[in-house]
Molecule: transfer RNA
Organism: Candidatus Hodarchaeales archaeon
RNA sequence: GCGGUCGUCGUCCAGCCUGGUCCAGGACGUCAGCCCUCCAAGCUGAGAACACGGGUUCAAAUCCCGUCGACCGCA
Numbered sequence: 001g002c003g004g005u006c007g008u009c010g011u012c013c014a015g016c017c018u019g020g021u022c023c024a025g026g027a028c029g030u031c032a033g034c035c036c037u038c039c040a041a042g043c044u045g046a047g048a049a050c051a052c053g054g055g056u057u058c059a060a061a062u063c064c065c066g067u068c069g070a071c072c073g074c075a
Stems, first nucleotide, its partner, number of pairs: 001074007010028004020058001030046005051067005
């Protein structure tokens, strides 16, 4: 330099192919409450995310283009 895969809560993943609005979901973790003599466990609730910029569209995490970053392969 070229090609490919990927980037989503604190962590790990789903959703993307086939756009659909309202709170973007799950597990673990965090915080609060309940329970318990206390802790753990259990139950309830809360907070927390679409890498960045642009385009298409009534509507974009999802489609298109560019940039940045990670990994793999080729040279």